[in-house]
Context: one part of a larger RNA
RNA sequence: GGGUGAACGCUGGCGGCGUGUUUUAGGCAUGCAAGUCGAACGGGAAGUCCCAUGAAGCUUCGGCCGAUUGGGAUCAAACUUCUAGUGGCAAACGGGGUAGUAAUACUUUGGUAACCUAACUCAAAGUGUGGAAUAAGCUCUGGAAACGGAGUCUAAUACCGCAUGUGUCCAUAUUUAUUUUAAUUUGUAUGGGUAAAGCUGUGAUUUAUCAUGGCGCUUUGAGAGGGGCCUAAGGUUUAUCAGCUUGUUGGUGGGGUAACGGCCCACCAAGGCUAUGACGAAUAGGAGGUCUGAGAGGAUGGCCUCCACCAUCGGAACUGAGACACUGUCCGAACUCCUACGGGAGGCUGCAGUCGAGAAUCUUCCGCAAUGGGGGAAACCCUGACGGAGCGACGCCGCGUGUCUGAAGAAGCCCUUCGGGGUGUAAAAGACUUUUCUAAAGGAAGAAAUCCUACACUAUUUUGGUUGGAAUUUUCUAUGUUGCAAUCAGUAUGGUGUAGGUUUGACAUUACUUUAGGAAUAAGCCACGGCUAACCUCGUGCCAGCAGCCGCGGUAAGACGAGGGUGGCAAGCGUUACCC
Numbered sequence: 001g002g003g004u005g006a007a008c009g010c011u012g013g014c015g016g017c018g019u020g021u022u023u024u025a026g027g028c029a030u031g032c033a034a035g036u037c038g039a040a041c042g043g044g045a046a047g048u049c050c051c052a053u054g055a056a057g058c059u060u061c062g063g064c065c066g067a068u069u070g071g072g073a074u075c076a077a078a079c080u081u082c083u084a085g086u087g088g089c090a091a092a093c094g095g096g097g098u099a100g101u102a103a104u105a106c107u108u109u110g111g112u113a114a115c116c117u118a119a120c121u122c123a124a125a126g127u128g129u130g131g132a133a134u135a136a137g138c139u140c141u142g143g144a145a146a147c148g149g150a151g152u153c154u155a156a157u158a159c160c161g162c163a164u165g166u167g168u169c170c171a172u173a174u175u176u177a178u179u180u181u182a183a184u185u186u187g188u189a190u191g192g193g194u195a196a197a198g199c200u201g202u203g204a205u206u207u208a209u210c211a212u213g214g215c216g217c218u219u220u221g222a223g224a225g226g227g228g229c230c231u232a233a234g235g236u237u238u239a240u241c242a243g244c245u246u247g248u249u250g251g252u253g254g255g256g257u258a259a260c261g262g263c264c265c266a267c268c269a270a271g272g273c274u275a276u277g278a279c280g281a282a283u284a285g286g287a288g289g290u291c292u293g294a295g296a297g298g299a300u301g302g303c304c305u306c307c308a309c310c311a312u313c314g315g316a317a318c319u320g321a322g323a324c325a326c327u328g329u330c331c332g333a334a335c336u337c338c339u340a341c342g343g344g345a346g347g348c349u350g351c352a353g354u355c356g357a358g359a360a361u362c363u364u365c366c367g368c369a370a371u372g373g374g375g376g377a378a379a380c381c382c383u384g385a386c387g388g389a390g391c392g393a394c395g396c397c398g399c400g401u402g403u404c405u406g407a408a409g410a411a412g413c414c415c416u417u418c419g420g421g422g423u424g425u426a427a428a429a430g431a432c433u434u435u436u437c438u439a440a441a442g443g444a445a446g447a448a449a450u451c452c453u454a455c456a457c458u459a460u461u462u463u464g465g466u467u468g469g470a471a472u473u474u475u476c477u478a479u480g481u482u483g484c485a486a487u488c489a490g491u492a493u494g495g496u497g498u499a500g501g502u503u504u505g506a507c508a509u510u511a512c513u514u515u516a517g518g519a520a521u522a523a524g525c526c527a528c529g530g531c532u533a534a535c536c537u538c539g540u541g542c543c544a545g546c547a548g549c550c551g552c553g554g555u556a557a558g559a560c561g562a563g564g565g566u567g568g569c570a571a572g573c574g575u576u577a578c579c580c
Stems, first nucleotide, its partner, number of pairs: 001580004006576005013399006019392002021357001026355003030352003035089003040086002043083006049072004057064002096310003106234003110230003115227003120223008128162004137152006167194008177184003198215008236282003243273003248270008285307004289300004312333005335346004363389001365388003371385001372383004402432004412423004437517006446507001451501010462490007470482003524569005529550003535564005545552002
């Protein structure tokens, strides 16, 4: 000199963008932070609908509200709304923290012929037929509660059989190719195993069925993205830690796993690591980066991004594609709470907030309008992620606290050699401006969508027409029928695009603009002996005090205290702490 998640002292006008428990991974009152789907299912509750018309009222003149009237549908197996339960998906993401971890972590490089992958995309094939239960409900019943128990009844995209098997898996035989010669791989044959679920729109009729579209479901292959495992190198201190190790090191065989492997087990051998630091101890999340420095380096890892780990402490598995699971389950421990004393409940290292600790760190705010996520066909619902606002000069950046004129120069104050000098164009005074401020008015962008209507294109399906050629109608021709190809038209559904319409803003009394008013609302802090820019007077008298170093102070102190003056920086200025 530069830097900081800073703190302290004095002072303090505004805005933008950032940032804010570095300490006790200490304890937590309260609210919220993960739900959603009735287009999977049976119940239950409440209600009555649809179209047109458009009175009165309100109005930003766009509309809102909806009386009345007309038409239609229906009386319960209907329709609309809601949802405790079964079921599906999500809850493994998102959010927080850095306790542990010196290597099962991280960063970089490779490998996996040793592997997995829900949702998504593409491709191929299928979606047949049966069965037994159970929650809810109902009837009893235990308990203070938490929560149960018995009987009975019922549904499903819940559960379980059978069939089919494009495929896939296993075995055997054969075959192709590759290399590391023992495995992998290609094809074929035979045998064996192995799947599924429906819901809904439209149309039709025989009213419980069919056709078709959409969403699903099953098997398999591929992709994308995600993950598991292996490998090498790299980055702390310590020898006042020198030896460490028995599942230890290797083999054979097995078990286990998605998968290799002492991962686990039985048996066999006696190995393996170490001065290039094993083992132990201490400290510590790692990286991108950040600070400093000309660089080499040194220091550091807060905010943001990636990875790892943790969820009161310790342990364990279940479910699931994925967890050994922050707001899931079980067991043990400590702590807190409830209790009818028999027994139960809880976990803020989520967002706010509280106590404690500390030099020290914020609102128990608004909204899902945007972005993103979960569920859903959708409308929509949920979202303390997120978007915003609030508090703190904590940091960076920007703006302002007026501008011009104004005396050889007022007053006051200070100094004085008493002549004067300084503060000083500074003030006053005059002229002006209005950033800011106050008041009022106007007023964006952040909104793209979704939804409705119309049109175009496209995909699938279906119907009809035309044309072509084929098969068949005993033979030829004609006719009829069947299926194929091309083309045209129409219906339905999905997708894309265009146009029109309707609607959605927390922030927000927003940004911004205009008008009015009036210099009006706005300057301090530190220093002045040398280093180091800036000096006099008074007070004090080795006292009181200062001090980063040298050092000042004992009666003329430029170093202490005050006043005047000056210098530096400025909404800040100094001090302290730490890093280069």

Small-subunit ribosomal RNA, 5' domain from an uncultured Parcubacteria group bacterium, 580 nucleotides, folded computationally. Its mean pLDDT, the model's own confidence on a scale to 100, is 82. The RNAcentral record of the full RNA draws on ENA and SILVA.